This is a predicted structure of a 73-nucleotide RNA (transfer RNA) from a Candidatus Peregrinibacteria bacterium.
It matches the Rfam family "tRNA". Rfam's curators write: Transfer RNA (tRNA) molecules are approximately 80 nucleotides in length. The family's RNA type in Rfam is transfer RNA.
Its mean pLDDT, the model's own confidence on a scale to 100, is 81.
Parts: sequence; C1' cells; structure tokens
RNA sequence: GCGCUCGUAGCUCAGGGGAUAGAGCAUAAGCUUGCGGAGCUUGGGGUCGCAGGUUCGAAUCCUGCCGGGCGCA
Repeated sequence: GCGCUCGUAGCUCAGGGGAUAGAGCAUAAGCUUGCGGAGCUUGGGGUCGCAGGUUCGAAUCCUGCCGGGCGCA
C1' cells in the first nucleotide's frame, strides 16, 4: 500500500430500514438483615467511532475518513 472484518451504556454484547435503542454484569437508592453478603424492587447512565449521501424514515444501506484485529505484498 491492497483486501476482509469489527466499532452500540463503565464492561461483555444483541438489534441487519419504521418501538421511546435493549439485555446481562457493574453502579445508585429502597426493602430485607443485629451488621454484611445473597435475594427482591425501582432508577441513573447512549451525539449507535466521525463526516457526508440515499430514503417519507438510517444504529441498520452507500461513500470517505479515524481507530482495533486478521491476511497479502
């Protein structure tokens, strides 16, 4: 340099054109307990890597760039 692949919550990941963008773990508060832990309930936390394009509508499709991984040279 070229090709492929990945980038979504603090972490691990779902979602592959139309929900208000979700789960588990973590975290906060409450319940429970003599105190913890476990368990239960409720909550907070997201420019969906960045910028354009297509579309009535984009996390999702297209293009460029940035970053990680793999391969070729």